Bacterial large signal recognition particle RNA from a soil metagenome, 263 nucleotides, folded computationally. RNAcentral holds the sequence, with entries from MGnify.
């Protein structure tokens, strides 16, 4: 050195499950034999998931420290972002006061403001008129017989004169029905440029007298007392994203170590 072979290896990890492990599921290294079986799970108590089969095999490939740090999970008084939720009346948006400043359209010697007086507005009470209803009156129209009158014809009574009851027809009425809405009498009540008499007078309107120069819609500044959580600010609680602690830790890197037989 060659050749056969063994032992290893043909991927790890983190979550999550579970008493634990391994694997089946996500997820990160990554590219790395096949095949069957696994979440109302499956195997196991181990240098490995069970089960068959395959390749490689003593070193670039196996095993050990150490390194380096994808990337997961856990925490976090840190820093940014966004949410919610309660608070604050600094801005902002509102609207109201004022022996206060200012500006002002207009008003005002053909009398402002302000002051005195009357009438009105407003309560009560009686009327009055309208309106609506009811009644009377009024017009019409209204009875087979059981309302009236007058009663052809017929009918009855009488010897006769004559009497007497009556239907339809006319005429006329009552209940009732219809109209008219002029008159007349009850009733009502979100009716009234109406009267009369009381009461009341703060305001407001209208007249009139007396003073003799301001008045003033609005809008701003100031104070004053409020209301709205837009935005800001405080506080609280999730969320995301960065940091930062500790954990595990792939892939890489650096040191080391690991057989048996034959020639």
């Nucleotide at each position: 050195c060659g050749c056969g072979c063994u032992a290893g290896g043909c991927g790890g990890g983190g979550a999550g499950c579970u008493a634990g492990c391994g694997g089946u599921u996500c997820c990160c290294u990554c590219g790395a034999c096949c095949c069957g079986c696994a979440a109302u799970c499956c195997g196991c108590u181990a240098c490995a998931g069970c089960g068959g089969g395959g390749c490689u095999g003593a070193a670039u490939u196996c095993c050990a420290u150490c390194u380096c740090g994808a990337g997961g999970a856990g925490g976090u008084a840190g820093c940014a972002g966004g949410c919610g939720a309660g608070g604050u009346a600094g801005g902002g948006c509102u609207a109201g006061c004022g022996u206060u400043c200012g500006a002002g359209a207009g008003c005002g010697u053909g009398g402002a403001c302000g002051g005195c007086c009357a009438g009105g507005u407003u309560c009560c009470g009686c009327g009055c008129g309208a309106u609506g209803g009811g009644a009377g009156a009024c017009c019409g129209u209204g009875a087979a017989c059981c309302g009236c009158g007058u009663c052809a014809g017929g009918u009855c009574c009488g010897g006769g004169a004559g009497g007497a009851a009556g239907c339809a027809g006319c005429g006329c009425u009552a209940a009732g029905c219809g109209g008219a809405g002029c008159c007349u009498c009850c009733c009502a009540g979100g009716c009234g440029c109406c009267g009369c008499g009381g009461a009341g007078u703060u305001g407001c309107c209208u007249g009139g007298c007396c003073c003799g120069a301001g008045c003033g819609a609005u809008c701003g500044a100031c104070g004053c007392a409020g209301g709205c959580a837009c935005c800001g600010c405080c506080u609280c609680g999730g969320c995301u994203g960065c940091g930062c602690c500790g954990u595990c830790g792939a892939c890489g890197g650096a040191u080391g170590g690991u057989g048996c037989g034959c020639g």
Rfam family: Bacterial large signal recognition particle RNA. By type it is a non-coding RNA gene.